[in-house]
RNA sequence: UUAUCCAGAGUGGUCGAGGGAACAGGCCCGACGACACCACAGCAACCUGGCCGCGAGCGCCAAGGUGCUAAUUCCUGCCCCAUCGCGGGAGAGAUAA
Numbered sequence: 001u002u003a004u005c006c007a008g009a010g011u012g013g014u015c016g017a018g019g020g021a022a023c024a025g026g027c028c029c030g031a032c033g034a035c036a037c038c039a040c041a042g043c044a045a046c047c048u049g050g051c052c053g054c055g056a057g058c059g060c061c062a063a064g065g066u067g068c069u070a071a072u073u074c075c076u077g078c079c080c081c082a083u084c085g086c087g088g089g090a091g092a093g094a095u096a097a
C1' cells in the first nucleotide's frame, strides 16, 4: 500500500490470578483454574502447488509458509440519517500478500 474481518474450528498437560490490544464506559470469562506456554487435534484458504495452457481471470483439488480455534475485531466512543439499526462511513486494531 492492497484485501479481508456477523462464517468456521478444542482437548490434554504445566502454571497460578487476573484476562478480553491501549484509554474510558458497559458487558463478559476466571480457583469447577481463566490468561499465557507446551503437545496433539481441528478450522480457514491469503500466499504456495496441481488441474493449466502464451498470458490474464474464474473455478475445483491439496495443505508446504502464515493465521486462527468464547462472545461481530465482545459492544460503544468520531461523522452521517425521512427510516435509529445485526444501518452507512471514518478512525484504531488484527491477519495476509
Stems, first nucleotide, its partner, number of pairs: 001097005010040005018029003023077004041069003046065002048062004073092001078089003081085001
Molecule: SAM riboswitch aptamer (S box leader)
Organism: soil metagenome